[in-house]
This is a predicted structure of an 84-nucleotide RNA (transfer RNA) from Oscillospiraceae bacterium UBA3851. Lineage of the source: Bacteria > Bacillota > Clostridia > Eubacteriales > Oscillospiraceae. Its Rfam family is "tRNA".

RNA sequence: GCCGGUGUGUUGGAAUUGGCAGACGAGGUGGACUCAAAAUCCAUUGGUGGCGACACCGUGCGGGUUCGACCCCCGCCACCGGCA
Numbered sequence: 001g002c003c004g005g006u007g008u009g010u011u012g013g014a015a016u017u018g019g020c021a022g023a024c025g026a027g028g029u030g031g032a033c034u035c036a037a038a039a040u041c042c043a044u045u046g047g048u049g050g051c052g053a054c055a056c057c058g059u060g061c062g063g064g065u066u067c068g069a070c071c072c073c074c075g076c077c078a079c080c081g082g083c084a
Base pairs, nucleotide, nucleotide: 001083002082003081004080005079006078007077010026011025012024019067027045028044029043030042031041032040046057047056048055049054060076061075062074063073064072
């Protein structure tokens, strides 16, 4: 240099027919149980603003297509593999 793959919450990892982003697990937080703890059980858990109802933003970064994009197209970045 060329080709291919991957990039999503704190974390592992789903969501490919383009149609509610974050299923399921780990971890965190609050609670129950206990003398206390562990284990177990229940609830909750992307971010920002708001007393709240809600609103806006969010899939490596920047653009594009589309009524609508994690998903399709273009450029770039990082990592992994192959060829030279």
The coordinates come from a structure-prediction model, not an experiment, and the mean pLDDT is 81.